[in-house]
Molecule: transfer RNA
Organism: uncultured Armatimonadetes bacterium
């Protein structure tokens, strides 16, 4: 230095151009049950979809840069 792949609520994660003002888990708060506590039930809050820009009527989705992670490769006189 060159290919290639990844990033979405704290954390795991769906999602493959309209059904997404992003949906589950789980974690977190409030309530109810409960002698406590767990587990259980019900509500809730939480992601400018890694930043920027493009294409399109529309973009988390398609393309281009950047920034981070990660593979594989090349060079190291």
């Nucleotide at each position: 230095g060159g290919c290639c792949c990844g990033u979405u609520c704290g954390u795991c994660u769906a999602g493959u151009g309209g059904c997404c003002u992003a949906g589950g888990a789980u974690g977190c708060c409030u309530c109810c049950c409960u002698u406590u506590c767990a587990a259980g039930g019900a509500g809730g809050a939480g992601a400018u979809c890694a930043c920027g820009g493009g294409u399109u009527c529309g973009a988390a989705u398609c393309c281009c840069g950047u920034a981070c992670g990660g593979g594989c490769u090349a060079c190291c006189a």